[in-house]
RNA sequence: UCAGACGGCCGGGCGGUCGCGGCCCCUUCGGGGGUCGAGGAAAGUCCGGGCUCCACGACGACAUGGCGGCGGGUAACGCCCGCCGGGGGCGACCCCAGGGAUAGCGCCACAGAAAGCAAACCGCCCCUCUUCGGAGAGGUAAGGGUGAAAGGGUGGGGUAAGAGCCCACCGCGUUCCUGGUAACAGGGACGGCACGGCAAGCCCCGCCAGGAGCAAGACCGAAUAGGGGUUCCGCGUCCCGGACUUGCUCCGGGAUAGGGCUGUCGUAGGCCUGAGGGACCCGGGUAGGUCGCGAGAACCGGCCCGCGAGGGUCGGUCCAGAGGAAUGGCCGCCGCGUCUCCGCAAGGGGGCGGCACAGAACCCGGCUUACAGGCCGUCUGAUCCC
Numbered sequence: 001u002c003a004g005a006c007g008g009c010c011g012g013g014c015g016g017u018c019g020c021g022g023c024c025c026c027u028u029c030g031g032g033g034g035u036c037g038a039g040g041a042a043a044g045u046c047c048g049g050g051c052u053c054c055a056c057g058a059c060g061a062c063a064u065g066g067c068g069g070c071g072g073g074u075a076a077c078g079c080c081c082g083c084c085g086g087g088g089g090c091g092a093c094c095c096c097a098g099g100g101a102u103a104g105c106g107c108c109a110c111a112g113a114a115a116g117c118a119a120a121c122c123g124c125c126c127c128u129c130u131u132c133g134g135a136g137a138g139g140u141a142a143g144g145g146u147g148a149a150a151g152g153g154u155g156g157g158g159u160a161a162g163a164g165c166c167c168a169c170c171g172c173g174u175u176c177c178u179g180g181u182a183a184c185a186g187g188g189a190c191g192g193c194a195c196g197g198c199a200a201g202c203c204c205c206g207c208c209a210g211g212a213g214c215a216a217g218a219c220c221g222a223a224u225a226g227g228g229g230u231u232c233c234g235c236g237u238c239c240c241g242g243a244c245u246u247g248c249u250c251c252g253g254g255a256u257a258g259g260g261c262u263g264u265c266g267u268a269g270g271c272c273u274g275a276g277g278g279a280c281c282c283g284g285g286u287a288g289g290u291c292g293c294g295a296g297a298a299c300c301g302g303c304c305c306g307c308g309a310g311g312g313u314c315g316g317u318c319c320a321g322a323g324g325a326a327u328g329g330c331c332g333c334c335g336c337g338u339c340u341c342c343g344c345a346a347g348g349g350g351g352c353g354g355c356a357c358a359g360a361a362c363c364c365g366g367c368u369u370a371c372a373g374g375c376c377g378u379c380u381g382a383u384c385c386c
Stems, first nucleotide, its partner, number of pairs: 001382010012334007020037007039357001043368002046366005051213004064209005069083005084098001085096004099204002104202002106198003121144002123140003127136003152170006171193001172191008217291004227282007236256008244247001258273005296318001298317008335355001336353007
């Protein structure tokens, strides 16, 4: 210098002016002053919690959903850290739903003779026949071919040709020893190979999970309507039925006088009503209000412990709140991006863009996703110079 890997951070700044919301203070009630006022993701609502209510005697089982190497961190986690195993990269480093395929079921497209039962298309070997082209019977699985995958791999021996048929090493299985908390690693002995893949197919094993969510939920609580109680006024007549405390009491039903409506009056009708109304008190709900609701698994710094995630301790700070929702607009300067002019260059002038993603709504820990532009640190590879 170029190419890369990993981690962290910023993501416009300052001033003026006019506004908006919360809280505090003052007020002549008009207002004035002070102070604070979005994010790293406030997002998706995908995990884990706090908090609240509901359900529940305890434990367990089943169903359903989720998780899955080992150890640690944590309030907890599916998160994080460290390690192990596998894969990729020259490397820094990156990726892995990473339990079980001798519990059982199922599937393995196309191609291919054959896809789990083993099998034999081309070959190879032996035998028989032959019209010498080949045909038939048998052996074989080393070679070719198909496929993502073909019943261990490489080499040697062996054989008619071959084959774990035999041997060595590797792989695999069983078992033992050593190291490690463990995952696992290393080594020895035995076994001739039996055991293909898929569990992000069903399934099996182990572990976790009661449900709903701040419109959770708690408190205060009108007006109007309705419910209950006390009291006052009113409740004509007749019939039927029932109750008992047998009263011309109460309850239910019917008829009628009376009353109301049909614009008014008369006549004739129709419909409704035919017993309730007033005052005071009580309790429930609704509207509305208050709380929940911002001092906490908080943030910053020092020291100690730990490889680390993190933990402990000391000091400092207070940091939006809310309710359909404030956090904004303009101007100037600087910064940034872009276009353009002048200049050999360094640089200078002017125009434009308002300048990434986005935006709290009970709170917190994570994950994931979006993000113009920029900064810092550690490391790797290559090249050049000293």